Overview: The part of an RNA shown here (large-subunit ribosomal RNA, domain IV) has 351 nucleotides and comes from a Gammaproteobacteria bacterium. Model confidence (mean pLDDT): 86 of 100. The full RNA is in RNAcentral, with records from ENA. It matches the Rfam family "Bacterial large subunit ribosomal RNA". The source organism's lineage runs through Bacteria, Pseudomonadati, Pseudomonadota and Gammaproteobacteria.
Context: one part of a larger RNA
RNA sequence: AUCUUCUUAAGGAACUCGGCAAAUUCACCCCGUAACUUCGGGAGAAGGGGUGCCUCAUUAGAGUGAUAUUUCGAUUGAGCUCGAAGAGGCCGCAGUGAAUAGGCCCAAGCGACUGUUUAACAAAAACACAGGACUCUGCUAAGACAAAAAAUCGAUGUAUAGGGUCUGACGCCUGCCCGGUGCCGGAAGGUUAAAUGGAGCGGUUAUCCCUCGGGAGAAGCUGUGAAAUGAAGCCCCGGUAAACGGCGGCCGUAACUAUAACGGUCCUAAGGUAGCGAAAUUCCUUGUCGGGUAAGUUCCGACCUGCACGAAUGGUGCAACGAUCUGGACACUGUCUCAGCCAUGAGCUCG
Numbered sequence: 001a002u003c004u005u006c007u008u009a010a011g012g013a014a015c016u017c018g019g020c021a022a023a024u025u026c027a028c029c030c031c032g033u034a035a036c037u038u039c040g041g042g043a044g045a046a047g048g049g050g051u052g053c054c055u056c057a058u059u060a061g062a063g064u065g066a067u068a069u070u071u072c073g074a075u076u077g078a079g080c081u082c083g084a085a086g087a088g089g090c091c092g093c094a095g096u097g098a099a100u101a102g103g104c105c106c107a108a109g110c111g112a113c114u115g116u117u118u119a120a121c122a123a124a125a126a127c128a129c130a131g132g133a134c135u136c137u138g139c140u141a142a143g144a145c146a147a148a149a150a151a152u153c154g155a156u157g158u159a160u161a162g163g164g165u166c167u168g169a170c171g172c173c174u175g176c177c178c179g180g181u182g183c184c185g186g187a188a189g190g191u192u193a194a195a196u197g198g199a200g201c202g203g204u205u206a207u208c209c210c211u212c213g214g215g216a217g218a219a220g221c222u223g224u225g226a227a228a229u230g231a232a233g234c235c236c237c238g239g240u241a242a243a244c245g246g247c248g249g250c251c252g253u254a255a256c257u258a259u260a261a262c263g264g265u266c267c268u269a270a271g272g273u274a275g276c277g278a279a280a281u282u283c284c285u286u287g288u289c290g291g292g293u294a295a296g297u298u299c300c301g302a303c304c305u306g307c308a309c310g311a312a313u314g315g316u317g318c319a320a321c322g323a324u325c326u327g328g329a330c331a332c333u334g335u336c337u338c339a340g341c342c343a344u345g346a347g348c349u350c351g
Stems, first nucleotide, its partner, number of pairs: 002346002004343001007340002010337002014335001019332001027051005036041001038169001052090005061082004068075002091095001103330001105328003109324001110322002115127002131167007143153002170317004175247003180244002182240005189235003195229002200224005207216003248266005275309001276306001287303005
């Protein structure tokens, strides 16, 4: 100097990224208990008080019910068990005398909740969830399995059923855009495969001609093959955004100034509605103002100049819940000022 365990004057978070760790609290009885709320909760809210032993005392009372009586309804009430509340007294520093046994409050974010998860660095705001919506599927269902087939599941179910996708309790809501991509519907026109078709062109040669070099060439066989006919798809025409997705710029204008309800212009499929907003989103930024502190890059409330929120890739609220995350207060403490002391074991020394 270290591990483990305990204690400490005065102070009490000054420690630290952060009260991490430790301490406080703790049982039972009584009193008492706010905002908010989905009226269930919140709540053990918070905050107070009591607790031992002896006597009154075999306490009041409660349970059980021997025995006896009986009109059979009941009455009686031994014994045993449980047992407040009160009065008086006694002792100690201390009475749930040891041990076991919530610290609490305020305000935000996220996720409604109980659940689930990275076996062995992450338990969460991630996943799931009830609820919501769209879509597919009429039964030999869709879908799954599989190269295919059979079989099986779906389901001994039948659209209040089953599959897929998204969202995620509840409250209030969910705006505009169908130009692109996807999906659904349409079938007039354009394009278009195999196939059908066979115009035409060629090979071969029986024959014919010949200047003997060669030339022409039917049928058959054979090679190639135009027009024309020809489905879905695509082009095309519509629909559809809780489908994938998207949701502007510049200039001017009011009797101080500033700002612009208003006007002009360009572009677009349409130009972001409600609500929220320096936010788990804000670069500039420690934005500005207010609150809290002696002092606050964090925190809370506002503002809106939203670099780059925004409505089921949901928007915004929200009681309850959370080994969640953020800020603050009380209590409490060796976290600290700043260290000290004791103990056990290890270590160390000697053997």